[in-house]
RNA sequence: ACGGAGAGUUUGAUCCUGGCUCAGGACGAACGCUGGCGGCGUGCUUAACACAUGCAAGUCGAACGAGGUCCAUCCACUCGCAAGAGUGGUGAAGACCUAGUGGCGAACGGGUGAGUAACACGUGAGAAACCUGCCCCGGAGACCGGGAUAACUCACCGAAAGGUGAGCUAAUACCGGAUACCUUCACGACGUCUCCUGGCGAUGUGAAGAAAUGGAUUCCGCUUCGGGAGGGUCUCGCGGCCUAUCAGCUUGUUGGUGAGGUAACGGCUCACCAAGGCGACGACGGGUAGCUGGUCUGAGAGGACGAUCAGCCACACUGGGACUGAGACACGGCCCAGACUCCUACGGGAGGCAGCAGUGGGGAAUCUUGCGCAAUGGGCGAAAGCCUGACGCAGCAACGCCGCGUGCGGGAUGAAGGCCUUCGGGUUGUAAACCGCUUUCAGUGGGGACGAAAUCAGACGGUACCCACAGAAGAAGCCCCGGCCAACUACGUGCCAGCAGCCGCGGUAACACGUAGGGGGCAAGCGUUGUCCGGAAUCAUUGGGCGUAAAGAGCUCGUAGGCGGCUCAAUAAGUCGGGUGUGAAACCCCCAGGCUCAACCUGGGGACGCCACCCGAUACUGCUGUGGCUAGAGUCCAGUAGGGGAGUGUGGAAUUCCCGGUGUAGCGGUGAAAUGCGCAGAUAUCGGGAGGAACACCAGCGGCGAAGGCGGCACUCUGGGCUGGAACUGACGCUGAGGAGCGAAAGCGUGGGUAGCAAACAGGAUUAGAUACCCUGGUAGUCCACGCCGUAAACGUUGGGCACUAGGUGUGGGUUCCAACCAACGGAAUCCGUGCCGUCGCUAACGCAUUAAGUGCCCCGCCUGGGGAGUACGGUCGCAAGACUAAAACUCAAAGGAAUUGACGGGGGCCCGCACAAGCAGCGGAGCGUGUUGCUUAAUUCGAUGCAACGCGAAGAACCUUACCUGGGUUUGACAUGUCCGGAAAAGCUCUAGAGAUAGGGUGUCCUUCGGGGCCGGACACAGGUGGUGCAUGGCUGUCGUCAGCUCGUGUCGUGAGAUGUUGGGUUAAGUCCCGCAACGAGCGCAACCCUUAUCCCGUGUUGCCAGCAAGUAGUGUUGGGGACUCGCGGGAGACUGCCGGGGUUAACUCGGAGGAAGGUGGGGAUGAGGUCAAGUCAUCAUGCCCCUUAUGUCUAGGGCUUCACGCAUGCUACAUUGGCCGGUACAGCGGGUUGCGAUACCGUGAGGUGGAGCGAAUCUCUGUAAAGCCGGUCUUGGUUCGGAUUCGAGUCUGCAACUCGGCUCGAUGAAGGUGGAGUCGCUAGUAAUCGCAGAUCAGCAACGCUGCGGUGAAUGCGUUCCCGGGCCUUGUACACACCGCCCGUCACGUCAUGAAAGUUGGCAACACCCGAAGCCUGCGGCCCAACCGGUUUUCCGGAGGGAGUGGUCGAAGGUGGGGCUGGCGAUUAGGACGAAGUCGUAACAAGGUAGCCGUACCGGAAGGUGCGGCUGGAUCACCUCCUU
Repeated sequence: ACGGAGAGUUUGAUCCUGGCUCAGGACGAACGCUGGCGGCGUGCUUAACACAUGCAAGUCGAACGAGGUCCAUCCACUCGCAAGAGUGGUGAAGACCUAGUGGCGAACGGGUGAGUAACACGUGAGAAACCUGCCCCGGAGACCGGGAUAACUCACCGAAAGGUGAGCUAAUACCGGAUACCUUCACGACGUCUCCUGGCGAUGUGAAGAAAUGGAUUCCGCUUCGGGAGGGUCUCGCGGCCUAUCAGCUUGUUGGUGAGGUAACGGCUCACCAAGGCGACGACGGGUAGCUGGUCUGAGAGGACGAUCAGCCACACUGGGACUGAGACACGGCCCAGACUCCUACGGGAGGCAGCAGUGGGGAAUCUUGCGCAAUGGGCGAAAGCCUGACGCAGCAACGCCGCGUGCGGGAUGAAGGCCUUCGGGUUGUAAACCGCUUUCAGUGGGGACGAAAUCAGACGGUACCCACAGAAGAAGCCCCGGCCAACUACGUGCCAGCAGCCGCGGUAACACGUAGGGGGCAAGCGUUGUCCGGAAUCAUUGGGCGUAAAGAGCUCGUAGGCGGCUCAAUAAGUCGGGUGUGAAACCCCCAGGCUCAACCUGGGGACGCCACCCGAUACUGCUGUGGCUAGAGUCCAGUAGGGGAGUGUGGAAUUCCCGGUGUAGCGGUGAAAUGCGCAGAUAUCGGGAGGAACACCAGCGGCGAAGGCGGCACUCUGGGCUGGAACUGACGCUGAGGAGCGAAAGCGUGGGUAGCAAACAGGAUUAGAUACCCUGGUAGUCCACGCCGUAAACGUUGGGCACUAGGUGUGGGUUCCAACCAACGGAAUCCGUGCCGUCGCUAACGCAUUAAGUGCCCCGCCUGGGGAGUACGGUCGCAAGACUAAAACUCAAAGGAAUUGACGGGGGCCCGCACAAGCAGCGGAGCGUGUUGCUUAAUUCGAUGCAACGCGAAGAACCUUACCUGGGUUUGACAUGUCCGGAAAAGCUCUAGAGAUAGGGUGUCCUUCGGGGCCGGACACAGGUGGUGCAUGGCUGUCGUCAGCUCGUGUCGUGAGAUGUUGGGUUAAGUCCCGCAACGAGCGCAACCCUUAUCCCGUGUUGCCAGCAAGUAGUGUUGGGGACUCGCGGGAGACUGCCGGGGUUAACUCGGAGGAAGGUGGGGAUGAGGUCAAGUCAUCAUGCCCCUUAUGUCUAGGGCUUCACGCAUGCUACAUUGGCCGGUACAGCGGGUUGCGAUACCGUGAGGUGGAGCGAAUCUCUGUAAAGCCGGUCUUGGUUCGGAUUCGAGUCUGCAACUCGGCUCGAUGAAGGUGGAGUCGCUAGUAAUCGCAGAUCAGCAACGCUGCGGUGAAUGCGUUCCCGGGCCUUGUACACACCGCCCGUCACGUCAUGAAAGUUGGCAACACCCGAAGCCUGCGGCCCAACCGGUUUUCCGGAGGGAGUGGUCGAAGGUGGGGCUGGCGAUUAGGACGAAGUCGUAACAAGGUAGCCGUACCGGAAGGUGCGGCUGGAUCACCUCCUU
């Protein structure tokens, strides 16, 4: 010392800035759902709106007269013998009641917060300028008189309220006189004190001033004086709201003199005089508001509030006014005016809940017309007592705080039910049931207080509390469960319904909507809404910022103000220490105590930070000494550089124009052109002349200036800087709100001037358009003089001043030294200026870094989310354009800065690829084939759609396939599994009906280990679906791309995203390798390993081969045999930049060479990193969900997928002579074959047929085949002997079946087509081109397709400028769904708020004038009047005094008028915001395709364009300069 937490949301990600939002606490609350008890509190925040009814202020008979009631006594009468009783009257003393006179109170208590920004409040002082009833203390006194009046009686008026006249009466009511310790006043003088006027004390003289000796008999009153206590009044210092889009306000205003007035000072009021007073330290005006103790919040500093309780103030229907009184300008008093309400006999009257209850109204919303004076307190009274809606209590309300309960213990087949489920189970859940126990609270019964200190008296209250009894009995809800934020599943819904505090959920698998189950939180409450503080350091004193995020004024001078060098002395204002006073109580904190605890209450202590005063300290600041000093500042002297400024003059080059000469057909201009100029002679060229504007080279991140800005030369005038000297002044300084001056360009006014340039404008181009960019012209303007304007990206986006804090290197201007002559060069030091690099430090980063954005001090300006908007309104300035100042409604959850990774660029560099180029052959034109779009159709099934769909799925649609259409059938099904029941058949063969499926008939009949199995029928579960979703998926595939990339670990750097590694220098096909390097390694890719092909070797030798030997044949490896060769199979060798040389870094590597069959990955293949395209496929398959279930399943016949004005894609065949046709002739390889290949042979012109040897194949066969080729012949440039479409006829093959709709053959027919526009594809070597062959699918075939095979076999590559694609590095970016991106403005539509607007309608506060109530003050003829005085001796007169009335000043409300401020509505109009799929363009972001932006001017549908000046917050290239090494 007790005290401080954050989170979500801008981005692909990051850091920062910055707003929005949330978690906390609080409430006089309200609303929704719910609700057991008690205690203590609280309860019209709105209409200071209107109020029915009752109550809220009376009391005193001990001040007074009167009246009434009771009553002793007495009298009369009646009854009674009497005692006595009754009735009537009188009525002492006394008691009680009452209206009135009188006294006190009613000015307290209670309510409310309208007004008030003020001495109203708070706090502290002052009153020497004051008042004070009742109360307390003290001194003194109370003598003598007088006249009335209410009540009452009588009369009268009035509806009432009430009133008038006459008469009577009392007092503690009223009046006169006396007395005066004393008080006041006037004058005089003394002492003492003080803050000026003066106060106090004692004193002399003069004047004036009292009373109730009353009531009662303990006492209370009366008068006067002094004091006290408490209360009040006045004055002052300080303190506490917003607004400058309120900047000037003021005439009783400021002061003085005098007077009046007041309790008292005072312009408080009046007369006169003076002209002051207040204000940027915010007057005046406007808005809002009772102030405080305190309350809530906060760590605090603060912020917000001012309910309940307490202090003060103000108000009492609205406005004005006074009276009474000690006290009021008076809530339950009076007068007047106004509004409203009520009564009325219409003549007049009455009223004021912002007291307590209560009513209506308003409103989201706030209680009983209760009990009691028992307590506390108040008024009156001597007291008893009376009054008291103050107060004490009760009632209502979960409105708040606090406490208690709704049970406790045991209890697992973990019951049932619910929910979920992977179907196993899990969960609800010891929860329940069940067993045992307890009884708080509520309930019933009994007892029963304290509160009364003091005789009586208890509303609360039969309450608190105590005892007994019964029984788990009567007592749980609300919100939430995507993140923040604690708590998750299912179903329903399907961008709908809805949720939402922010971010955001919902478009068929929603933990976010609704419901359910489960869970979390709080609990008689829980949520929501509203408000305040907090979080928010988001107005920052504590505790923020301003280069680029919002923010430094364009610059300077300078007023007020703020701040200020060294030193001495004095002072003590600030400052510090001690003390005194004050800081009401409550509240708060601490410690105790009382209610069972707590809330609550009581006591004590602390605290209340301020303020005032006293004493002390003197370091610092201030003040004083017009003290001292010289380092700041200035002056002076000597030098010095300079586009500093103003004026005047002057020079040459160039452009243009004019004149003349030479000269001829073009010139000019552009990407290309045209407009324009030119034969009337241009352009070009020479000479002469005119005129205006600007000053090449020098020229330089060089100079000067405060900034704007300043450039030929000379002269005149003039400002400032720097260096050196140290003579002078002696803090004279810094900054600077307001203010003043200067201030680019454009623009404005007046007058000149005008060569060139050039907004506007015109024409020509470009273009879809082109109000632009380009071109030809061209006016303002640009220039000068004078005067305005006052703004710019007026920027270093960096205010000024002073000081301090490493260096290095340029450059401009001085001085000194090295260095005692001069000059030049050089070096060093130092002062001033101007650049670059860089350490510490700072920064969000970028960057800044002695020229700070570092470290400090002083002063000024400015910022507080984006848009609306630097806009509107108002004001000031301006000739205008416009400038300065400067909001709000509304709207969004962002807007932004820096940096990162990507992507992109009509940015750059390097590199690669049949990418271009160089070539060869094609496509695009024709006919046909195939696919596709479209059209058609009952159906033309579906999918694939840029590259990367389109001879694709489909390696075979006549039926089948088949998914489509039409028709006909069927429903446990064409197919699978299981259970139950039944049956003995079913298949096969055959007949009938039918298009067939199917139906019917005949024939035919199971196995067994007896458990059953197989089959059929029926029933139930279920099957089935080429139905949907490829955007729910798996798998597979395409593409970039066989491109060279993609990553990780550790380390390092960075706040971080990330970077480094992977960049750089070389090199490579390659992230291939080498070198370097804060990196070192590693993985997936590359390469290699695999297959094939090319050479050789070894082994082996059938079905292959046949050189040598032998046999045989017409002939043939036919046979014996052989392994040499070819070949097959298996294995191996070989190639590695290994060798030599050049280059290169002694490297990697590269170039050349040798050898070699092959040479630098030998050729080819397989192999496809991490990713991208929501790429493709639910119709290969698999699969979630949804959908169909006598149908979207299944069976069946026929049809369709084969259509055909057309477009496209991909092929084939051609257009011919390097050819066609005919004849002859040579040489392959890969492969296939038993429902198959099929030989020899025969038939047919042929397709093919007959036939069947051989072969499951190195043997036989397809295939005794190749074709191009070669040899010979023919054709001869013609739509042909080219070309073969089309059509017809005749056949053949497959097949159940060739009509729709097959192939092939023969004969006939003989179309288009003569090498193909724009454009476009493939290919770099055994490749292109060309030639044929085989195979898969398949009954057959639409195959000219596809997959393979071999034969023949080229041309070209200078090269990387360009097109396309890609890789790496770098740069810009407003892109990140990533350029198919983003985004601007007009127009059109809708909604919302706002401005302007002819006007219209309210409000507020003033002003001028009119009218002028009540009332105070004042004047007054006549009128009225008891006391006192005088006269006359009077029922009278006069005076003093008073009153009514009336005049006057002031004066509320009201009226009239013109203005001010402020609000509502307003045809129309202007811009703004938002909206979804509108329209037009494309302005900006990349060099955004004309770099952009700022100011200004003009123009244009719009973004915008252009001119002039400025800026870099412009990319790129080159040069210069500079820096680093």
Predicted 3D model of a 1525-nucleotide RNA (small-subunit ribosomal RNA) from a soil metagenome. Rfam family: Bacterial small subunit ribosomal RNA. Its mean pLDDT, the model's own confidence on a scale to 100, is 83.